[in-house]
RNA sequence: UGAAAGUGUACCUAGGGUUCCGGAGAAGUGUUUUUAUGUACUUCUUGUCUGGUCCAAGCGGUACAGGUAUUGAUUCAUCAAUACUACACCGAGGGGAUAAAAGCCCGGACGGG
Numbered sequence: 001u002g003a004a005a006g007u008g009u010a011c012c013u014a015g016g017g018u019u020c021c022g023g024a025g026a027a028g029u030g031u032u033u034u035u036a037u038g039u040a041c042u043u044c045u046u047g048u049c050u051g052g053u054c055c056a057a058g059c060g061g062u063a064c065a066g067g068u069a070u071u072g073a074u075u076c077a078u079c080a081a082u083a084c085u086a087c088a089c090c091g092a093g094g095g096g097a098u099a100a101a102a103g104c105c106c107g108g109a110c111g112g113g
Base pairs, nucleotide, nucleotide: 007065008064009063010062011061012060015055016054020052021051022049023046024045025044026043027042028041029040030039031038066085067084068083069082070081071080072079073078087108089111094106095105096104
């Protein structure tokens, strides 16, 4: 200086926003009512609304699978068992998707050790 590998899926969590549901507010219509009020529906606003649906970690969790090595059996093509599957600093900036955003993706990037 260069190459390869550092795995995948599912279910979750930190976290995320607001398409839908719900919450809150405003207005309108109908109904109740002497009136007030209550109630049903519709429209708009609101995530600086705890939530449900939803998204979600390379450096978070669990499980299964995959991979590597050793051993045994063995019909030679496979099976089984055991062990390992490590390490991982950085926070901004920029871009992308989705309704929108994010620890999602670009990205184990750039940079640093």
A computed fold for a 113-nucleotide RNA from Thermohalobacter berrensis, annotated as Guanidine-I riboswitch aptamer.
The coordinates come from a structure-prediction model, not an experiment, and the mean pLDDT is 81.
The source organism's lineage runs through Bacteria, Tissierellia, Tissierellales, Thermohalobacteraceae and Thermohalobacter.
It matches the Rfam family "Guanidine-I riboswitch aptamer". Rfam describes the family as follows. This family represents a conserved RNA structure found upstream of the ykkC and yxkD genes in Bacillus subtilis and related genes in other bacteria.